[in-house]
Context: one part of a larger RNA
RNA sequence: CGUUAGAAGUUUGAGAGGACCUCCUUUUAGUACGAGAGGACCGAAGGGGACGAACCUCUGGUGUACCUGUUGUGGCGCCAGCUGCAUCGCAGGGUAGCUAUGUUCGGAUGAGAUAAGCGCUGAAAGCAUCUAAGCGCGAAACUCGCCUCAAGAUGAGACUUCUUUUAAGGGUCGUUAAAGAUUAUGACGUUGAUAGGUCGCAAGUGUAAAGGCAGGAAUGUCAAAGCUGAGCGAUACUAAUUACCCGUAGA
Numbered sequence: 001c002g003u004u005a006g007a008a009g010u011u012u013g014a015g016a017g018g019a020c021c022u023c024c025u026u027u028u029a030g031u032a033c034g035a036g037a038g039g040a041c042c043g044a045a046g047g048g049g050a051c052g053a054a055c056c057u058c059u060g061g062u063g064u065a066c067c068u069g070u071u072g073u074g075g076c077g078c079c080a081g082c083u084g085c086a087u088c089g090c091a092g093g094g095u096a097g098c099u100a101u102g103u104u105c106g107g108a109u110g111a112g113a114u115a116a117g118c119g120c121u122g123a124a125a126g127c128a129u130c131u132a133a134g135c136g137c138g139a140a141a142c143u144c145g146c147c148u149c150a151a152g153a154u155g156a157g158a159c160u161u162c163u164u165u166u167a168a169g170g171g172u173c174g175u176u177a178a179a180g181a182u183u184a185u186g187a188c189g190u191u192g193a194u195a196g197g198u199c200g201c202a203a204g205u206g207u208a209a210a211g212g213c214a215g216g217a218a219u220g221u222c223a224a225a226g227c228u229g230a231g232c233g234a235u236a237c238u239a240a241u242u243a244c245c246c247g248u249a250g251a
Base pairs, nucleotide, nucleotide: 001152005163006162007161008160009159010158011157015149016148017147018146021049022048023047024046025045026044027043033038051106052105053104054103055102059100060099061098062097066093067092068091069090070089071086072085073084074083075082076081110144111143112142117137118136119135120134169246170245171244172243173189174188175187176186177185194239195238196237197235198234199233200232201231203228204227205226211222212221213220214219
């Protein structure tokens, strides 16, 4: 821009894509079969491999604005306590998020028409013959079925609702995240929990400083302390103010 008024939602599915794998064990059954050796079809159940999707409860990884220990050196006048730099200085842990080696799930069941093949009926050709007329079975292949996209499918579909004009609705702007390069998408904008802050909890680290007590001291203890990024909840303290623009056709 189109879809022939403009919107908001819900859809149909022409068409397109994905998936389609496979092994072992038990049972049926040491049965059918077979002199024996050996040893099934059909059916039932269980366990795997590779592949794929989703997710983070568990097991782990990462986690450079979390916590702790510690070395060298510089600074805060000194002690104590902090802090800069040294690969995040090094080392030990680790929330959220992301993630696999972790967890869960998937390939199905089925229908239709068939291939090779197997048949029924059956003539030409008094017989025979699956074929010539007619009918049936038959495969991971085909068409559906399962999952995803999909009306620019210009053949532009359908349904519901709104508006009848300062309209419905949308956008700009702001706070933003489950979204994200930008854009877009989603949530919210005081009739408010959208983000930050604060409070509580969870979780991490591992018992802060100062002081008291014990000890000659190292150290121990008062003390599960102190600190803490992303998590969960509560709370208007802060910021989402005011406003502007588009839209306005036809009968």